Notes:
The prediction has a mean pLDDT of 81. A computed fold for a 592-nucleotide part of an RNA from Candidatus Rubrimentiphilum sp., annotated as large-subunit ribosomal RNA, domain I. Its Rfam family is "Bacterial large subunit ribosomal RNA". Gene Ontology terms of the family: ribosome and structural constituent of ribosome.

Context: one part of a larger RNA
RNA sequence: GGCACGAGGUGAAUACCUUGGCUCCACAAGCGACGAAGGACGUACCAAGCUGCGAAAAGCCAGGGGUAGCUGCUAAGAAGCGAUGAUCCCUGGGUAUCCGAAUGGGGCAACCCCCGAGCCGUCAUGGGCUCGGACUCCACGAUGAAUUCAAUAGUCGUGAGAGAGCAGACCCGGUGAACUGAAACAUCUAAGUAGCCGGAGGAACAGACAUCAACCGAGAUUCCCGUAGUAGUGGCGAGCGAACUGGGAACAGCCUAAACCGUGCAUGUGCAAGCGAUCAGGCGUUGCAUGCGCGGGGUUGUACGGCGGCCAUCUCAACGCUGAUUCGUUGAGCGCAAGUUACAAAAGCGAUCGUUAGCAGAAGCCGGCUGGAAAGCCGCACCAAAGAAAGUGAAAGUCUUGUAGGCAAAAGCGAUCGAUCUUGCGGAGCCGUUCGUGAGUAAGGCGGGGCACGAGAAACCCUGUCUGAAACCGGGAGGACCAUCUUCCAAGGCUAAAUAUGUUGUGGAGACCGAUAGCGAAUCAGUACCGUGAGGGAAAGGUGAAAAGAACCCCCAAAGGGGAGUGAAAUAGAACAUGAAACCGCGUGCCU
Numbered sequence: 001g002g003c004a005c006g007a008g009g010u011g012a013a014u015a016c017c018u019u020g021g022c023u024c025c026a027c028a029a030g031c032g033a034c035g036a037a038g039g040a041c042g043u044a045c046c047a048a049g050c051u052g053c054g055a056a057a058a059g060c061c062a063g064g065g066g067u068a069g070c071u072g073c074u075a076a077g078a079a080g081c082g083a084u085g086a087u088c089c090c091u092g093g094g095u096a097u098c099c100g101a102a103u104g105g106g107g108c109a110a111c112c113c114c115c116g117a118g119c120c121g122u123c124a125u126g127g128g129c130u131c132g133g134a135c136u137c138c139a140c141g142a143u144g145a146a147u148u149c150a151a152u153a154g155u156c157g158u159g160a161g162a163g164a165g166c167a168g169a170c171c172c173g174g175u176g177a178a179c180u181g182a183a184a185c186a187u188c189u190a191a192g193u194a195g196c197c198g199g200a201g202g203a204a205c206a207g208a209c210a211u212c213a214a215c216c217g218a219g220a221u222u223c224c225c226g227u228a229g230u231a232g233u234g235g236c237g238a239g240c241g242a243a244c245u246g247g248g249a250a251c252a253g254c255c256u257a258a259a260c261c262g263u264g265c266a267u268g269u270g271c272a273a274g275c276g277a278u279c280a281g282g283c284g285u286u287g288c289a290u291g292c293g294c295g296g297g298g299u300u301g302u303a304c305g306g307c308g309g310c311c312a313u314c315u316c317a318a319c320g321c322u323g324a325u326u327c328g329u330u331g332a333g334c335g336c337a338a339g340u341u342a343c344a345a346a347a348g349c350g351a352u353c354g355u356u357a358g359c360a361g362a363a364g365c366c367g368g369c370u371g372g373a374a375a376g377c378c379g380c381a382c383c384a385a386a387g388a389a390a391g392u393g394a395a396a397g398u399c400u401u402g403u404a405g406g407c408a409a410a411a412g413c414g415a416u417c418g419a420u421c422u423u424g425c426g427g428a429g430c431c432g433u434u435c436g437u438g439a440g441u442a443a444g445g446c447g448g449g450g451c452a453c454g455a456g457a458a459a460c461c462c463u464g465u466c467u468g469a470a471a472c473c474g475g476g477a478g479g480a481c482c483a484u485c486u487u488c489c490a491a492g493g494c495u496a497a498a499u500a501u502g503u504u505g506u507g508g509a510g511a512c513c514g515a516u517a518g519c520g521a522a523u524c525a526g527u528a529c530c531g532u533g534a535g536g537g538a539a540a541g542g543u544g545a546a547a548a549g550a551a552c553c554c555c556c557a558a559a560g561g562g563g564a565g566u567g568a569a570a571u572a573g574a575a576c577a578u579g580a581a582a583c584c585g586c587g588u589g590c591c592u
Stems, first nucleotide, its partner, number of pairs: 001591006008584002016542002020513002022510008030166002038099003041054003045077001049073002060093006069081003104113003114133007135163003138159006170201001171199005181188001185235001211218002222249004232240002253494003256438001260296010274283002276326006301472001303437003306433005311427001314333007334426006347420001349418008358407002364380001366379004381398002383387001389401003443467008453479001474489005529536002549576001552563004
């Protein structure tokens, strides 16, 4: 020096564990000028950090729950609180510095400097406290140009009117790429995707046929299956790619504009018309036209509505210049119906249910054995609408928390129902008719875009620009266009459900992970650290059942160690459970 064996050191793998993650499902929900989200700085007897809170500062007040301890993580000490019910949990209220949309002005966020009113203090100035002071829009009031009056613009004032910002998966709209594919590339594709901007809701959008269909018929929208990779489209390349019929989910329909009537205001005109109809009387800034507002009326396509006439219709009252006849309108009663998500809309009350704390909840403190410890094993019992699960010194239906099945709210929130209340109806009749039925619209030309459809035979939809209808004997569509036929009624508006999603919260589940895994983060992590910055971004879990965390003695400056003691175990001693390998010496044997 090598090899082998042995007991160690170092080291951290492995198996075991789980406080943390991951995925899925269900339910719920936005916050903000009444100052949010997020922060800075403070705040405890001692207090660095985290958590909580805000100069009323680990907290204040009230109501409810709850029960013996409590003063967070956090031990010890100190000082206290609590059956006159604390701590703790829920509900409502109070306080809530400074920054931040940040909003009196400024600013290098958490700072600086002002103005007005009221108050405190000073002999006075300086100083201090409270409230108010941004911008835009809207409403109301005042004032008021060019332009005489008026009007408008503007200006001023008032407002517990609104907006602004944050979060962001889904939704709607605006704007809108390129890489790429076409084996190059330009039309095309990627893709109306990514990105950016605006807006909203718990969903959004869409939606009640100027739709489809095919000579039969259907009957709003949305979503799924399917039709179908079909018909088409396409440098007919790469690719793109429907619809009708059918099957399901869910279902809900309505309001206006106009004609006409009444009424208010304004302008013009007018002394004759007019005052529901007829007759008689009376009236006379009452008439007529136009515009605007309000109320009634009315909403459709085998057209419907208005208006006029005819017929019909519970009761009563009032009105329509007066009287008579008749007619109409309004109100009340009576009857019927509906309603706060559309179809009109407001408020509180009661009941029930849910939610935001909770309550109670069966049966072995059974005997023996092993053990440090029984829940294990042996034996004998019991409960079960409860044998889900977790914990307890090893493996517990009957020890603890729970579980099944039940119960509970002063206050807040939500839902359903009921009665108040509110609204509507009490002709779907017949005949006539000169009145109405959404205009710079439909449509056309030019240029674009959307439709699966790239200009094509290119309908249909949207529109920048130029033109520009009809009016019910009307108009659109049925994929150029025409006829016939069929079907629908544009140019106003609202509308739940079925559908999408997962930021946050709560609950549940897993042939998901188990510390190089699982979120980057099981631990004070978006931290330490790196970067001028945008940004990048870690490592790090386990004593023991219980600290019983090693009194005392010895070596020693300390560190470290040897005894003693605790414990089942200390080769469980805090560099702490298991403790592989590399690596390091030590001992013994053999070889050189």